[in-house]
This is a predicted structure of a 161-nucleotide RNA (Lysine riboswitch aptamer) from a bovine gut metagenome. Its mean pLDDT, the model's own confidence on a scale to 100, is 78. The RNAcentral record of the sequence draws on MGnify. Its Rfam family is "Lysine riboswitch aptamer". Rfam's curators write: Riboswitches are metabolite binding domains within certain messenger RNAs that serve as precision sensors for their corresponding targets. Allosteric rearrangement of mRNA structure is mediated by ligand binding, and this results in modulation of gene expression. This family includes riboswitches that sense lysine in a number of genes involved in lysine metabolism, including lysC.

RNA sequence: GAUAGAGGCGCGCCGCAUCAUGAGUAACCGCGGGUCUUCGACCGACGAGGGUUUUGCCGCGGGAAAGGGAUGGGCGCCGAAGUGUCCGGUGACUCGUUUUCCCGGAUGGCUGGGGCUGCGGAGAAUAUCCGCAGGACUGUCGCGUUUCGCGGAGUGCUAUC
Numbered sequence: 001g002a003u004a005g006a007g008g009c010g011c012g013c014c015g016c017a018u019c020a021u022g023a024g025u026a027a028c029c030g031c032g033g034g035u036c037u038u039c040g041a042c043c044g045a046c047g048a049g050g051g052u053u054u055u056g057c058c059g060c061g062g063g064a065a066a067g068g069g070a071u072g073g074g075c076g077c078c079g080a081a082g083u084g085u086c087c088g089g090u091g092a093c094u095c096g097u098u099u100u101c102c103c104g105g106a107u108g109g110c111u112g113g114g115g116c117u118g119c120g121g122a123g124a125a126u127a128u129c130c131g132c133a134g135g136a137c138u139g140u141c142g143c144g145u146u147u148c149g150c151g152g153a154g155u156g157c158u159a160u161c
Base pairs, nucleotide, nucleotide: 001161002160003159004158005157008078010077011076012075013074014073016072017071018070019069028062029061030060031059032058033057039056040053041052042051043050044098045097046096047095048094049093081111082110083109084107085106086105087104088103089102091101092100112138113137116134117133118132119131120130121129122128140152141151142150143149144148
């Protein structure tokens, strides 16, 4: 260097199924009442503009979806992948700013793996995800005083050539 392979609550994907959440919410629908309009609300945030909305309030009756998840199934895999940074987006109404979220690309900068606890961020969220810290567990290699201890990192480890 090539090929094959291992880690385990292992990783990613899906116009898939079911379920909950979203939400008894919606400027969603109907009825009744009230109000009479330079106001208010919403369109990620801020500024400006634009748009939508027959006042948007109260009562009663009805009542979603998307995004984000869980479980199952299927597919592809074992730097699987995630994240940071940089670049781009005829994405989230327009312009500017931001870089909050989303999408694409580059990059071995960081992370062996999953889970738990705490803090911070994203999120409607008690879901879930991300980051940091802590102490265990686990695979692997090295060293040692070898039922155990210590140390390292995937640029690793095992097998074959």